Predicted 3D model of a 72-nucleotide RNA (transfer RNA) from a Sedimentisphaerales bacterium.
This record gives sequence, C1' cells and structure tokens, in this order.
RNA sequence: GCCAAUGUAGCUCAACGGUAGAGCACCGGUUUUGUAAACCGGCGGUUGUGGGUUCGAUUCCCACCGUUGGCU
Repeated sequence: GCCAAUGUAGCUCAACGGUAGAGCACCGGUUUUGUAAACCGGCGGUUGUGGGUUCGAUUCCCACCGUUGGCU
C1' cells in the first nucleotide's frame, strides 16, 4: 500500500427495517449469629463519528476513525 472482518451497558455478547435485551459486575432487599452462596428487585446505552436512503435505521448505502486478520 491492497483486501476482509469488526465497533451496542463497566466486561462478554444478542437484537426479521418497527419502543435496544441477556449473562456477569454494581446497588437495594429476603435469608444467616456473621460472611459467602441462593432467591427477588433495581441502576446503567447520544448503538465509534459524520452523511445518505426510508414513514421509520443497531440493521441498508457512502466516507472517516479505532481494533483484528490476511496479502505484498
């Protein structure tokens, strides 16, 4: 330099173009002499950035940025 994949909650990951969810973590509660475990509940997101298409975009298209892999 060229090609491809990928970017969503603190972390790991989901999500037929139609109100963005789960597990873990964190907080509160129940239980226990106490802690852990278990159970119940809660908090937490300008979906990398900027445009385009669409009634409607995490999703489709373009550019850029980051990361990873391949080729030279």

Description: It matches the Rfam family "tRNA". The family's RNA type in Rfam is transfer RNA. The coordinates come from a structure-prediction model, not an experiment, and the mean pLDDT is 82. NCBI's taxonomy places the organism under Bacteria, Pseudomonadati, Planctomycetota, Phycisphaerae, Sedimentisphaerales.